Small-subunit ribosomal RNA from an uncultured prokaryote, 1394 nucleotides, folded computationally. The sequence is in RNAcentral, with records from ENA. Rfam family: Bacterial small subunit ribosomal RNA. Its family is annotated with ribosome and structural constituent of ribosome in the Gene Ontology. Model confidence (mean pLDDT): 84 of 100.
RNA sequence: AGUCGAACGGAAACGAUACUAGCUUGCUAGUAGGCGUCGAGUGGCGGACGGGUGCGUAACGCGUGGGAAUCUACCUUGUAGUGGGGGAUAGCCCGGAGAAAUCCGGAUUAACACCGCAUAAUCUCUACGGAGGAAAGAGGGCCUAUACUUGUAAGCUCUUGCUAUUGGAUGAGCUUGCGUAGGAUUAGCUAGUUGGUGGGGUAAUGGCUCACCAAGGCAACGAUCCUUAGCUGGUUUGAGAGAACGAACAGCCACACUGGGACUGAGACACGGCCCAGACUCCUACGGGAGGCAGCAGUAGGGAGUAUUGGACAAUGGGCGCAAGCCUGAUCCAGCAAUGCCGCGUGUGUGAAGAAGGCCUGCGGGUUGUAAAGCACUUUCAGACGUGAGGAAAAGUUAAUGGUUAAUAACCAUUGGCCCUGACGUUAACGUCAGAAGAAGCACCGGCUAACUCCGUGCCAGCAGCCGCGGUAAUACUGAAGGUGCAAGCGUUAAUCGGAAUUACUGGGCGUAAAGCGCGCGUAGGCGGUUAGUUAAGUUAGAUGUGAAAGCCCCGGGCUCAACCUGGGAACUGCAUUUAAAACUGGCUAACUAGAGUAUGGUAGAGGAGAGUGGAAUUUCAGGUGUAGCGGUGAAAUGCGUAGAUAUCUGAAGGAACACCAGUGGCGAAGGCGGCUCUCUGGACCAAUACUGACGCUGAGGUGCGAAAGCGUGGGUAGCAAACGGGAUUAGAUACCCCGGUAGUCCACGCCGUAAACGAUGUCAACUAACUGUUGGGCGGGUUUUCCGCUUAGUGGUGCAGCUAACGCAAUAAGUUGACCGCCUGGGGAGUACGGCCGCAAGGCUAAAACUCAAAUGAAUUGACGGGGGCCCGCACAAGCGGUGGAGCAUGUGGUUUAAUUCGAUGCAACGCGAAGAACCUUACCUACCCUUGACAUACAGAGAACUUUCCAGAGAUAGAUUGGUGCCUUCGGGAGCUCUGAUACAGGUGCUGCAUGGCUGUCGUCAGCUCGUGUCGUGAGAUGUUGGGUUAAGUCAAGUAACGAGCGCAACCCUUAUCCUUAUUUGCCAGCACAUUAUGGUGGGCACUUUAAGGAGACUGCCGGUGAUAAACCGGAGGAAGGUGGGGACGACGUCAAGUCAUCAUGGCCCUUAUGGGUAGGGCUACACACGUGCUACAAUGGCUGGUACAGAGGGUCGCUAACUUGCGAGAGCAAGCUAAUCUCAUAAACCUUUUCGUAGUCCGGAUCGGAGUCUGCAACUCGACUCCGUGAAGUCGGAAUCGCUAGUAAUCGUAGAUCAGAAUGCUACGGUGAAUACGUUCCCGGGUCUUGUACACACCGCCCGUCAUACCAUGGGAGUGGGUUGCACCAGAAGUGGCUAGUCUAACUGUU
Repeated sequence: AGUCGAACGGAAACGAUACUAGCUUGCUAGUAGGCGUCGAGUGGCGGACGGGUGCGUAACGCGUGGGAAUCUACCUUGUAGUGGGGGAUAGCCCGGAGAAAUCCGGAUUAACACCGCAUAAUCUCUACGGAGGAAAGAGGGCCUAUACUUGUAAGCUCUUGCUAUUGGAUGAGCUUGCGUAGGAUUAGCUAGUUGGUGGGGUAAUGGCUCACCAAGGCAACGAUCCUUAGCUGGUUUGAGAGAACGAACAGCCACACUGGGACUGAGACACGGCCCAGACUCCUACGGGAGGCAGCAGUAGGGAGUAUUGGACAAUGGGCGCAAGCCUGAUCCAGCAAUGCCGCGUGUGUGAAGAAGGCCUGCGGGUUGUAAAGCACUUUCAGACGUGAGGAAAAGUUAAUGGUUAAUAACCAUUGGCCCUGACGUUAACGUCAGAAGAAGCACCGGCUAACUCCGUGCCAGCAGCCGCGGUAAUACUGAAGGUGCAAGCGUUAAUCGGAAUUACUGGGCGUAAAGCGCGCGUAGGCGGUUAGUUAAGUUAGAUGUGAAAGCCCCGGGCUCAACCUGGGAACUGCAUUUAAAACUGGCUAACUAGAGUAUGGUAGAGGAGAGUGGAAUUUCAGGUGUAGCGGUGAAAUGCGUAGAUAUCUGAAGGAACACCAGUGGCGAAGGCGGCUCUCUGGACCAAUACUGACGCUGAGGUGCGAAAGCGUGGGUAGCAAACGGGAUUAGAUACCCCGGUAGUCCACGCCGUAAACGAUGUCAACUAACUGUUGGGCGGGUUUUCCGCUUAGUGGUGCAGCUAACGCAAUAAGUUGACCGCCUGGGGAGUACGGCCGCAAGGCUAAAACUCAAAUGAAUUGACGGGGGCCCGCACAAGCGGUGGAGCAUGUGGUUUAAUUCGAUGCAACGCGAAGAACCUUACCUACCCUUGACAUACAGAGAACUUUCCAGAGAUAGAUUGGUGCCUUCGGGAGCUCUGAUACAGGUGCUGCAUGGCUGUCGUCAGCUCGUGUCGUGAGAUGUUGGGUUAAGUCAAGUAACGAGCGCAACCCUUAUCCUUAUUUGCCAGCACAUUAUGGUGGGCACUUUAAGGAGACUGCCGGUGAUAAACCGGAGGAAGGUGGGGACGACGUCAAGUCAUCAUGGCCCUUAUGGGUAGGGCUACACACGUGCUACAAUGGCUGGUACAGAGGGUCGCUAACUUGCGAGAGCAAGCUAAUCUCAUAAACCUUUUCGUAGUCCGGAUCGGAGUCUGCAACUCGACUCCGUGAAGUCGGAAUCGCUAGUAAUCGUAGAUCAGAAUGCUACGGUGAAUACGUUCCCGGGUCUUGUACACACCGCCCGUCAUACCAUGGGAGUGGGUUGCACCAGAAGUGGCUAGUCUAACUGUU
């Protein structure tokens, strides 16, 4: 994918030439196949190459190495030939049918088309006699002999074809060893199947096909079936071994719309050929036709996604041709895409005022940053202009030489000259010009992982590879500034390998993390003792062939370098052939005895099977005795019993199991085996010899045994006892407990085949310290009776080396090795579903996936916890005393209400708390009215002394008017303080966050604990010390001790109280002396005593006895004021509770700024159906009332305490000494004692509430104070469940004082008076300490965590079914086509007959 006119008949188109005609003198028409050429056609060669794709294919398809029974056009070698004839047929012409595609008929014609004849081989066939059997010419040249004799033909010659055949080369076909996916939930497959004989067929072997005969062939070393897939050189990764992949380039295969088929041909069952069927698209006159981009571009669709309907045959290659040449979306180039690799640029040097701006800030500055600007240079790349290689050699033509030839033609070869061929291309490269000129982005900045700050946001928006970030101070979100990394790229997504020793060949494991089959026997397989010989399969070495090229690697070369290209080498670890070696493994032969086995003699034993037999006990039955209960439980009840139980005695029946012995004792492969006797039988061990001679070990499949429960058939059934019934318990109790009770448990036969079938540890063999117990044998010694030593086979305990993550194992290994088998690969889903096999069933064996999680797990550690254990303590319980809870009131809280009822505190550890004191103030809240540099601080400017008097408006703040006053210091310049005005920085906030904080505080808890250094132990977390025995209030002390020391806590040191001494002696005291008074320390005097306040002493288990280890210590005693920390206080370890407090104070951040700041008045915090906490007063006679009369301590007082006196019933008032306090005063303490009365009552108890009248404080008692007097006289008669305090000067009870404070305590704090009861004890409740144990908890039991249910159907499984696909077998219909047979018809060349 055509080409050839140099195969052919020819001439539709175009051109040139010549001629003719018309004429508008250069156009139209015609003639000439004569020429260049050439449409359609015949014929030849090529369309089987090149180009595309990966559907199919698990296969001799591919890779690699062999083999024999083959073909091969063009090319090449050799031999021989190319003689002589014939009849057709396209085209053309004529006619016809049809819309078209196309078809039909007639006439005529050529060939290298077709057909015979001749001849031929070392060709083919052969019954060896023979038979069959080919061809074609074309182009160029010449005239030497022939013919006509002009030049041609015959002829000759050259070139090229053609025919037959032999080799070669190339290509192709066939066959074969080995290699080349997954699934066994695919285990059996196969009738042309396997082989033979004989026909046929093919280019060729062959069941390739057919007839007959035989019954084979394949398969656990995986047949068959299913799923997936083109194979290789290679590519990516990896240290390698491997793993994944098979784009580009190269080799092979397969395919060409889907399926089937052949034809032609050397080659096809044929991408751009044919026929048929099918689907689809198009044309149509509806009758019928046409088509196949997985060629290059391009279009549509699909998709996350992939390019131009470009140039040229200039080069390389292919087809045809003699050639020129034609064709060539092969190819070479260009275009598009940062898709990849490589190279280059976006400037270089200098430049500190460290500019401006940005960002941050501790406000000083830092950073961006020499970065920029500025100054001085350079010009690659891009731009403009110009010059300009190489890719080109052939072919052609011409000349010469050589070959060929008769030949100086032609042709071929070589050499020289000439001519000419470039798509890319405005090429590469070079030169000139101008100017820093035109040229930097992307990701990231919590860790992994290089790089940090601010703003915004506020579990929102968002981020995220893993861990995770975000709930108001986010280096993790978003933005910015800065930084880090890479750079014409950067980041994301998807994918592969690596890390991953995380499938482990190199190179893992199985006691507890996943993992040893429940246990034997044994087939295949794997592995196998000693010696000698032989062989050469494995093994080792050499050689030869092959292992395509490209790629990788090494050494060179070429593009300025590199990527890239190119030359050579190495390598390709493989396969085959051959030679050699003989150690090891294997085969064969011969031997051996150490493994294994057999024989002899003994020993122990719940080893197994069968038969027989024994006593105890339970139950039932019969009888006797006997009477009211028995039985059972934590307590009961159901149940049994007056119809006589239980109890007890005698007898009988029946079934099951075998006390003591009995023992980490024995036996068995495991499951398992227990009275005694007999029979049969398996195994083990010991001793000494003899024999066999590797007979062995393990063991996929297979096969046998295999607890309990369960199943089938038939028996049996005393006790026990699922289910079931009843009684209890309980919220319930389908349970635990009790009373009954059926299967079953027992026997025989048959199934089942599982268990935490466990030593959670497969079997066999060898080796490796020690000690000790026990069972069965043997030997030796001593004693004959207990014993000792050695050895062997079991079975236990400890323990070294070694191993182990640790725990632990440790000759009975989990140590060190060898052989073989089984099993594991994150958790859940799940040992489940589906399928298969087994089973009567129950069920067993084998055994997934979807989906989901970021863990699940082991061992050990520290805590915490336990309705675990041991020891110990505490008003923790118990023993007591008094309360609360009931009443009224006070006070706080919740709730409710309100304009507001300001805020905080909320189990113990909030609630008489902050508040040691709300009428105004306080006050933070509400309402109303005002102020805006402000009530307050600092700074500036101006003015004024500061300050003060009075009047007026108003609720007041405030506003207006008004009077007096000119100060202090001074170096005379001014300064200090105060007030007013103005402007701006700022003030101010009891606004929010106590979960941003400091400080302070509560609590566990005054509990005895909490830690560190060094050492030691452990891989480590950690441990030890700090544990254990003793003791203490105490981790207090002592002794022990791989620990030795130390710190914070405990204790002591401090204060107070109890005794004494010394000193001191006023305001205190008064013994003795004196004075005075009705009386009094009132006075003199004194300091003795008391007191006061300074210093000392004293108490230390010091002494004695006992107990104890002779210790520490405890018990008792003496002395002493006090005795074992004398009483009390202050003092609070490491830490816990995100405990409390931003409203004491301080403070980060946020928020408000004519208000969330400031001022004023009034109101509120005091409300009131109710609930709770803490208190007071009571309910009375241990009392109330009344009269009288004692005894404290500690405090306060000058804006104060206030005596005495007067007055008032009183609260008080008036007047007025004293006191800055051991002096005066508050200030009479009360209970107690004593006297009177009351007589058990809602009272002579109780005092709330209410009415009236007052006092005091205070600007002011209405909301909203306290007190006094008169009157009124509520509830309440000792308090349910529950709950609190207290162990001695304590509880209880009684009063006193103080702080706060003008006034206002039942609260708080302090003080004294009177003054008990009880503690056996640690079982229980609560809390705590310590040791130990378990843990699936670590936010630590207020932990963790399981199941049902509701809803839905995303995923998976089931599901009455339903639709589609693939496939097996059987059957029906059956196109094209090939072969065969038969029949009909047609037929030139050939043949026969006529």